A computed fold for a 76-nucleotide RNA from an uncultured Ignavibacteria bacterium, annotated as transfer RNA. It matches the Rfam family "tRNA". Its family is annotated with triplet codon-amino acid adaptor activity in the Gene Ontology. It is annotated as a transfer RNA. The sequence was found in a public genome assembly.
[in-house]
Order: sequence, then C1' cells, then structure tokens
RNA sequence: GCGCCCAUCGACUAGAGGCCUAGGUCGUCAGCCUUUCACGCUGAAAACACGGGUUCGAAUCCCGUUGGGCGCACCA
Repeated sequence: GCGCCCAUCGACUAGAGGCCUAGGUCGUCAGCCUUUCACGCUGAAAACACGGGUUCGAAUCCCGUUGGGCGCACCA
C1' cells in the first nucleotide's frame, strides 16, 4: 500500500429497514425488606465511533474518515 472483518450504556450483548425518543444480564445509585449484612423486590442514571448519501422512514443499506483485528504485497 491492497483486500476482508469489526465498532451499541461502566462491562458483556440483542438488533438483519417501521413493533427502538434502542431492549436484556451484571455492575452503579436510591428506596423497600432485614436487628445488621447478604439475598430478594421496586425505581433511576447510563450507549448506536464520526461525516455524508439512499429511503416516506436508517443502530440496520451504500460511500468516506477514524480506531481495532486478520490476510496479502513491498521492504532495492
């Protein structure tokens, strides 16, 4: 340099064009329960890497950028 794959709450993930102003588990915070802690119950905060495009409608499809992974090439 070229090709392919990946990027979503703090972590792991669901998602395949409309049921997503994005859901689940753990964690965090608050309350309840308990003599206390743990467990349990209830609630809250918390994410679509960035910029364009297609579309009535994009987390989802396309292009580019950034970052990561794999392979190939170059290295006189």